A computed fold for a 249-nucleotide part of an RNA from Chitinivibrio alkaliphilus ACht1, annotated as large-subunit ribosomal RNA, domain VI. It matches the Rfam family "Bacterial large subunit ribosomal RNA". Its family is annotated with structural constituent of ribosome and ribosome in the Gene Ontology. The coordinates come from a structure-prediction model, not an experiment, and the mean pLDDT is 88.
Context: one part of a larger RNA
RNA sequence: CGCAGGAUAUUUGAGAGGACCUGUCCUUAGUACGAGAGGACCGGGAUGGACAUACCUCUGGUGCAUCGGUUGUCACGUCAGUGGCAUUGCCGAGUAGCUACGUAUGGAAGAGAUAACCGCUGAAAGCAUCUAAGCGGGAAGCUCGCCUCAAGAUAAGAUAUCCCUUAAGGAACGUUGAAGACCACGACGUUGAUAGGUCACAGGUGUACGCACGGUAACGUGUUCAGCCGAGUGAUACUAAUAUUCCUU
Numbered sequence: 001c002g003c004a005g006g007a008u009a010u011u012u013g014a015g016a017g018g019a020c021c022u023g024u025c026c027u028u029a030g031u032a033c034g035a036g037a038g039g040a041c042c043g044g045g046a047u048g049g050a051c052a053u054a055c056c057u058c059u060g061g062u063g064c065a066u067c068g069g070u071u072g073u074c075a076c077g078u079c080a081g082u083g084g085c086a087u088u089g090c091c092g093a094g095u096a097g098c099u100a101c102g103u104a105u106g107g108a109a110g111a112g113a114u115a116a117c118c119g120c121u122g123a124a125a126g127c128a129u130c131u132a133a134g135c136g137g138g139a140a141g142c143u144c145g146c147c148u149c150a151a152g153a154u155a156a157g158a159u160a161u162c163c164c165u166u167a168a169g170g171a172a173c174g175u176u177g178a179a180g181a182c183c184a185c186g187a188c189g190u191u192g193a194u195a196g197g198u199c200a201c202a203g204g205u206g207u208a209c210g211c212a213c214g215g216u217a218a219c220g221u222g223u224u225c226a227g228c229c230g231a232g233u234g235a236u237a238c239u240a241a242u243a244u245u246c247c248u249u
Stems, first nucleotide, its partner, number of pairs: 001152001005163007015149004021049007033038001051106005059100004066093005071086006110144003117137004169247004173189005194240003197236005203229003210223005
């Protein structure tokens, strides 16, 4: 832009893609079979491998904006307390997110038409013959079935509801997101919880500063399961989403 007004929601499925794997064990049954050695079909159950998809509850990884420890040096006048730099200085942990080594699930069952092949009836050809007419069985394969996309399927589909006659509606703009290179997509814009801040909680770290007491001191103890805290959960209009413009007609 189109689908001859606009919006929202739910859909049909022409068509396209994905998947399609397989082992071992138990049982049937030491049965059928076989002199024995050995040893099933059919059917039922359990548990794996590799692969695929989704997710982060658990177990782990990462987590250069979280917490703590610590070395050297510089700075804040000194002490104390902090900050900068040194690979994130080094080290120990670690929320969210992202992840696999983690968790969950899957391949199927079933239906139809068939291949090789196996048959029934049966003539040509008084017999025989699965085939010539006719009718069955039969595969991890084919068409469905399972999953995903899908009406630009221009033959542009369907259903429901709402709005509009000069508008309805859309876009810009702003706050933003488990969305994202940009765009797009989603949420919100005061009739407001969209983001930040604040408060509470979860969770992480591991007991702050200061003061007091003990010790010559390093330091220890108490105050103190403290203090601090990124992404998490909830609440709260404190801040910013104000205002406004354009398009369609």
Lineage of the source: Bacteria > Chitinivibrionia > Chitinivibrionaceae > Chitinivibrio > Chitinivibrio alkaliphilus.